[in-house]
RNA sequence: UAUAAUCUUCAGGGCAGGGUGAAACUCCCGACCGGCGGUAUAGUCCGCGAGUCGAUCACUUAGAUCGAUUGAUCCGGUGUGAUUCCGGAGCCGACAGUAUAGUCUGGAUGCGAGAAGAUGGUA
Numbered sequence: 001u002a003u004a005a006u007c008u009u010c011a012g013g014g015c016a017g018g019g020u021g022a023a024a025c026u027c028c029c030g031a032c033c034g035g036c037g038g039u040a041u042a043g044u045c046c047g048c049g050a051g052u053c054g055a056u057c058a059c060u061u062a063g064a065u066c067g068a069u070u071g072a073u074c075c076g077g078u079g080u081g082a083u084u085c086c087g088g089a090g091c092c093g094a095c096a097g098u099a100u101a102g103u104c105u106g107g108a109u110g111c112g113a114g115a116a117g118a119u120g121g122u123a
Base pairs, nucleotide, nucleotide: 001123002122003121005119006118007117008116009115010114017029018028019027031103032102033093034092035048036047037046038045043091044090051069052068053067054066055065056064057063073089074088075087076086077085095106096105097104
């Protein structure tokens, strides 16, 4: 320096203030938020994760694997290089509950993309 293994820890944010109504953080005005890896710095490019569905395994129990599905951006400027920076104007956001939910409650003190550290093996 490379490579595989073991262990530990970390790993998602947000409706202020109003209107209507019997009732809405769900409607209306307005406000706020942005996981992980890549790359010229990204919610919106490429890919991944959670969620959902199907199949198989398993059948004590929850789970594992594979596949599918799963939202959104343009213009101008600078520059070697930016849909990532700067300026401007837009857009998007699972499932269940409930007066219709990105923001409340719940699955979730969960899962996990990954990140950091430690150990020691091999070359």